[in-house]
RNA sequence: GAAGUCAAUCGGGCGACCGCUGGCGGAUUCGAAGCUGGAGGAAAGUCCGGGCUCCACAGGGCGUGACGCUGGGUAAUCCCCAGGGGAGGUGACUCCACGGAAAGUGCAACAGAAAGCAGACCGCCGAUGACUCGCAUUAGAGUACAGGUAAGGGUGAAACGGUAAGGUAAGAGCUUACCAGCAGUCCGGGUGAUCGGAUUGGCUAGGUAAACCCCGUCAGGAGCAAGACCAAGUAGAGGAACGAUUGAAAACGGCCCGUUUGAUGUUCCAGGGUAGGUCGCUUGAGGUUUUGAGUAAUCAAUAUCCUAGAUGAAUGGUCGCCACCCGGUUUUUAUCGGGCACAGAACCCGGCUUACAGAUGACUUCACCC
Numbered sequence: 001g002a003a004g005u006c007a008a009u010c011g012g013g014c015g016a017c018c019g020c021u022g023g024c025g026g027a028u029u030c031g032a033a034g035c036u037g038g039a040g041g042a043a044a045g046u047c048c049g050g051g052c053u054c055c056a057c058a059g060g061g062c063g064u065g066a067c068g069c070u071g072g073g074u075a076a077u078c079c080c081c082a083g084g085g086g087a088g089g090u091g092a093c094u095c096c097a098c099g100g101a102a103a104g105u106g107c108a109a110c111a112g113a114a115a116g117c118a119g120a121c122c123g124c125c126g127a128u129g130a131c132u133c134g135c136a137u138u139a140g141a142g143u144a145c146a147g148g149u150a151a152g153g154g155u156g157a158a159a160c161g162g163u164a165a166g167g168u169a170a171g172a173g174c175u176u177a178c179c180a181g182c183a184g185u186c187c188g189g190g191u192g193a194u195c196g197g198a199u200u201g202g203c204u205a206g207g208u209a210a211a212c213c214c215c216g217u218c219a220g221g222a223g224c225a226a227g228a229c230c231a232a233g234u235a236g237a238g239g240a241a242c243g244a245u246u247g248a249a250a251a252c253g254g255c256c257c258g259u260u261u262g263a264u265g266u267u268c269c270a271g272g273g274u275a276g277g278u279c280g281c282u283u284g285a286g287g288u289u290u291u292g293a294g295u296a297a298u299c300a301a302u303a304u305c306c307u308a309g310a311u312g313a314a315u316g317g318u319c320g321c322c323a324c325c326c327g328g329u330u331u332u333u334a335u336c337g338g339g340c341a342c343a344g345a346a347c348c349c350g351g352c353u354u355a356c357a358g359a360u361g362a363c364u365u366c367a368c369c370c
Stems, first nucleotide, its partner, number of pairs: 001366007009359002012322007020038005040342001044353002047351005052223004059257004064219005069083005084098001085096004099214002104212002106208002121153002123149003128146002130143004161179006180204002182201008227279004238269005250260002286305003290301004324339006
């Protein structure tokens, strides 16, 4: 100097004038002056988890759905931290939909003989049986039919362990040595996932579960347009079903059981009226400082602060200066011009994902110089 990896933070500030809005205030308790606060790191996506509200008090079973290495964190999670195993990268680092394929069922084009307990296309053998020649001197030669074989070759992404030797008619874990895998037993490190070692066994058991399935864990539903209250309003003499304590209807994802409530009542259908206001609504699993514990995520204690609550939807407009970035001029000081990203709360909080001009830190690799 270039190229990369990871991470936290900022992503505008000050002043003046005018405007909007929450709170306080109170000239004259009609409400003025004045004071004070006012859109993010993602407010976006609506992909998750909860708080909160209602259904009844949320029980049991089936089913359905979600998750899936280990330990820790949290209100909780598919999140975060730290590890294990696997894969990628020279590296800093990154990624994993990471339980089980000897419980069962299924799926895999083409090529190939054959793709889960498979198989003979080219081959090799033909000891034994068969045929021919020869022989009677009893030894052999040939054919490759029956049969044997899966070591060699071919096809394929992949062909049912690898290398070497022995053995065989030719071969094969058929046997042996070494190695790999699998299964059993034991020892050591670790909370654990797992890692390392010894030994026995010739047992050799591809892929796919983001296919069905098996195993384990978790899960009631709906949602602030939840829900509560006030006001207003018409048309209840509309219809239907079931039932009256021997228990109807109802209890809002499906079914069954149980339980609760339950009586001139419950549910359903058609029709009419109102649809305005208040609360919920911002003090919270809250922010910040310091200390302690912990590798960390995070937890605890102390101190301190109150930082939007709109409702057709406020949080703005103009001007000036500064900060930052880019370019030009200039020995320097300085000066001129231009630019300033992604983007607007709606009950709240914790995550994940996506967008983003610029500023910052640490680390890795390469080249050059000293």
The RNA shown here (Bacterial RNase P class A) has 370 nucleotides and comes from a candidate division CSSED10-310 bacterium. It matches the Rfam family "Bacterial RNase P class A". The family's RNA type in Rfam is ribozyme. Rfam links the family to the GO terms dimeric ribonuclease P complex, ribonuclease P activity and tRNA processing. Model confidence (mean pLDDT): 75 of 100.